A computed fold for a 522-nucleotide part of an RNA from an uncultured bacterium, annotated as small-subunit ribosomal RNA, 5' domain. Its mean pLDDT, the model's own confidence on a scale to 100, is 81.
Context: one part of a larger RNA
RNA sequence: GAUGAACGCUAGCGGCAGGCCUAAUACAUGCAAGCCGAACGGCAAGCGGUGUAGCAAUACACUGCCUAGAGUGGCGUAAGGGUGCGUAACGAGUAUGCAAUCUGCCCUCAACAGGAGGAUAGCUCCCCGAAAGGGGAAUUAAGCCUUCAUAGCAUCGCGGGGUGGCAUCACUUUGCGAUUAAAAUACAAGUGGUUGAGGAUGAGCAUGCUUCUGAUUAGCUAGUUGGUAGUGUAACGGACUACCAAGGCGAUGAUCAGUAGGGGAACUGAGAGGUUGAUCCCCCACACUGGCACUGAGAUACGGGCCAGACUCCUACGGGAGGCAGCAGUAGGGAAUAUUGGUCAAUGGAUGCAAGUCUGAACCAGCCAUGCCGCGUGCAGGAAGAAGGCCUUCUGGGUCGUAAACUGCUUUUGCCGGGGGAUAAAAUAGUCAUGCGUGACGAAUUGAAGGUACCCGGUGAAUAAGCCACGGCUAACUACGUGCCAGCAGCCGCGGUAAUACGUAGGUGGCAAGCGUUGUCC
Numbered sequence: 001g002a003u004g005a006a007c008g009c010u011a012g013c014g015g016c017a018g019g020c021c022u023a024a025u026a027c028a029u030g031c032a033a034g035c036c037g038a039a040c041g042g043c044a045a046g047c048g049g050u051g052u053a054g055c056a057a058u059a060c061a062c063u064g065c066c067u068a069g070a071g072u073g074g075c076g077u078a079a080g081g082g083u084g085c086g087u088a089a090c091g092a093g094u095a096u097g098c099a100a101u102c103u104g105c106c107c108u109c110a111a112c113a114g115g116a117g118g119a120u121a122g123c124u125c126c127c128c129g130a131a132a133g134g135g136g137a138a139u140u141a142a143g144c145c146u147u148c149a150u151a152g153c154a155u156c157g158c159g160g161g162g163u164g165g166c167a168u169c170a171c172u173u174u175g176c177g178a179u180u181a182a183a184a185u186a187c188a189a190g191u192g193g194u195u196g197a198g199g200a201u202g203a204g205c206a207u208g209c210u211u212c213u214g215a216u217u218a219g220c221u222a223g224u225u226g227g228u229a230g231u232g233u234a235a236c237g238g239a240c241u242a243c244c245a246a247g248g249c250g251a252u253g254a255u256c257a258g259u260a261g262g263g264g265a266a267c268u269g270a271g272a273g274g275u276u277g278a279u280c281c282c283c284c285a286c287a288c289u290g291g292c293a294c295u296g297a298g299a300u301a302c303g304g305g306c307c308a309g310a311c312u313c314c315u316a317c318g319g320g321a322g323g324c325a326g327c328a329g330u331a332g333g334g335a336a337u338a339u340u341g342g343u344c345a346a347u348g349g350a351u352g353c354a355a356g357u358c359u360g361a362a363c364c365a366g367c368c369a370u371g372c373c374g375c376g377u378g379c380a381g382g383a384a385g386a387a388g389g390c391c392u393u394c395u396g397g398g399u400c401g402u403a404a405a406c407u408g409c410u411u412u413u414g415c416c417g418g419g420g421g422a423u424a425a426a427a428u429a430g431u432c433a434u435g436c437g438u439g440a441c442g443a444a445u446u447g448a449a450g451g452u453a454c455c456c457g458g459u460g461a462a463u464a465a466g467c468c469a470c471g472g473c474u475a476a477c478u479a480c481g482u483g484c485c486a487g488c489a490g491c492c493g494c495g496g497u498a499a500u501a502c503g504u505a506g507g508u509g510g511c512a513a514g515c516g517u518u519g520u521c522c
Base pairs, nucleotide, nucleotide: 001521002520003519005518006517007516008515009514012375013374014373015372016371017370018368019367020333025331026330027329029328030327031326034075035074036073039072040071046065047064048063049062050061051060052059053058082286083285084284091211092210093209094208095207096206097205098204101203102202106199107198108197109196110195111194112193114148115147116146117145118144124137125136126135127134128133154179155178156177157176158175159174160173161172162171163170164169184191185190212258213257214256219249220248221247224246225245226244227243228242229241230240231239261283262282263281264280265276266275267274268273288309289308290307291306292305311322312321313320314319339365341364342363343362347361348359349358350357351356378409379408380407381406388400389399390398391397392396414459415458416457417456418455419454430441431440432439433438466511467510468509469508470507471492472491473490477506478505479504480503481502487494488493
């Protein structure tokens, strides 16, 4: 000098930031991922109308509006958010390569969309179960599923020509054969669908170099190293399988052990370097522990599934349910770290034609001197140098000290009153024009923060100073008490009767809403 700090004493305000470093311990409760009726069958309640039965209350039937919940389907749930267990690794950083690869939504271009059929959830009925849930029958729709047709610049096979590359080979052109598509929809304008080419974005793989400590770890290795043929993958590869060979790594430190997420960066330092990896950004890993795959463009999936285990809960004892390292919050641990808050107004995301809906992302507010920065606690005059305290060489003097009183002034801040329709907001939607893109138009709606920030007026010096030190290092000294006691102390060292070093008082010095101590790094 620095700090995600803690502790002691003290404490007026604001702005900006930061806030479980320990138990990746266990979690009550609420919320954190939904959206679409313009894909589909269908429809409760409510509001209204008509009819039937009835004295009526009411019941039933039909119908209009409105559409909730549940179900099929589509997109999303692989993002965003959290944590740092593991990992010494192509994990990260950096630089390359893929002629060995994939890529939903988005953009550009090209071509196409003709028929036929099927099931199933829901609904209804029945059954089993304490529940979670399950079984059966009948029936129904779709952008669900199947199939036929159509078919090329797609894929595969067999041929011909040309160009290029370090190689395996790649690109291009052409011929024949085979295989594979589609879905509709409100106002027919658009949106959506299928196939293909290119782009963009994202991802996968491989390689060079760099990446902590220990030799009181010296040898390690059988899918091990290489080959052939295959399997598998989007793709290369012992990634995996069969066979063959006997290789491969290592004092330039293999193997083993310990520690550890990596980087941009941060702190320090003149620099070189040393230390760190909180907040913010990028990458990786993980989601109770271990394993596994399914779906999907993408996961081996935090708020999906299956199996095993530990733990917790429910149970009718037969069997079931759960996963805060999301936001709050609870217990525990600890020196120690916050609210079970508000809003989707903005930004962004999902979905939808849209209106909109959802969003503990985000934006805000709350708590904490945890830090940085700023402001204030008055200003000017005022000597009887007051009283009082302390010291003293004691009728006196010194000092606190212009300090106070007193006089004048100011009002930051505080409190009270008023203003504040300002800014963050312009879009979406609507109308018109347009083939699309888009442009034009005029009116309106929408603010959590917050009646906040800010401005004006009133009021009254009014509401606001402490902490540490004073032997030397090191700025700042006297008195009293104590008497190697009580105690101090970072080092040297103080204290055994005149202690500037202990304790108290007065004074002084330093910093100041903080000050000091402790821990850690340079």